Annotation: Predicted 3D model of a 77-nucleotide RNA (transfer RNA) from a bacterium. It matches the Rfam family "tRNA". It is annotated as a transfer RNA. The coordinates come from a structure-prediction model, not an experiment, and the mean pLDDT is 80.

RNA sequence: GGGGCAUUAGCUCAGCUGGAUAGAGCGCGAGCCUCCGAAGCUCGAGGUCACAGGUUCGAAUCCUGUAUGUCCCACCA
Numbered sequence: 001g002g003g004g005c006a007u008u009a010g011c012u013c014a015g016c017u018g019g020a021u022a023g024a025g026c027g028c029g030a031g032c033c034u035c036c037g038a039a040g041c042u043c044g045a046g047g048u049c050a051c052a053g054g055u056u057c058g059a060a061u062c063c064u065g066u067a068u069g070u071c072c073c074a075c076c077a
Stems, first nucleotide, its partner, number of pairs: 001073007010026004019057001028044005050066005
């Protein structure tokens, strides 16, 4: 230098062929329970869907560029 993949909640990840309010588990907070905890049960908070632009009636999803991570190839010596 060329190419592939990934980027969604604090963490790990789902999200179909563009369509109604963006989700799960863990974690976190509160309550119930208990002599007190743990466990269990219930409820809740938490998101610029990496960033910018474009297409569209409508974008996490499609297109372009950028960034970060990772892998492959090439180059140099």